[in-house]
RNA sequence: GGGGCGAUAGCUUAGUUGGGAGAGCGCCUGCUUUGCAAGCAGGAGGUCCGGGGUUCGAAUCCCCGUCGCUCCA
Numbered sequence: 001g002g003g004g005c006g007a008u009a010g011c012u013u014a015g016u017u018g019g020g021a022g023a024g025c026g027c028c029u030g031c032u033u034u035g036c037a038a039g040c041a042g043g044a045g046g047u048c049c050g051g052g053g054u055u056c057g058a059a060u061c062c063c064c065g066u067c068g069c070u071c072c073a
Base pairs, nucleotide, nucleotide: 001072002071003070004069005068006067007066010025011024012023013022019056027043028042029041030040031039049065050064051063052062053061
C1' cells in the first nucleotide's frame, strides 16, 4: 500500500427481507427472608463509530473517513 471482517445499553451481543431498537449479565425499586444471597414482579439506561448520499422511510443500501482484528505484499 491492497483485500476481507467488525464498531448497536455500563459489559457481551442479536437484529441475515429497508418500516416495532431487542436479549443476557449488571444497575434501581418492590415482594419474599430475622438478615444476606437466590427467586419473582416492575423500571431506568441507546447521537446504532463519524460525515455525506439514495429513499416517503436507513442500525440495515451506496460513498468517504476513524479505530480494531485478520490475510496478501
This is a predicted structure of a 73-nucleotide RNA (transfer RNA) from uncultured Oscillochloris sp.
It was read from a public genome assembly.
The coordinates come from a structure-prediction model, not an experiment, and the mean pLDDT is 81.
Rfam family: tRNA. By type it is a transfer RNA. Rfam describes the family as follows. Transfer RNA (tRNA) molecules are approximately 80 nucleotides in length.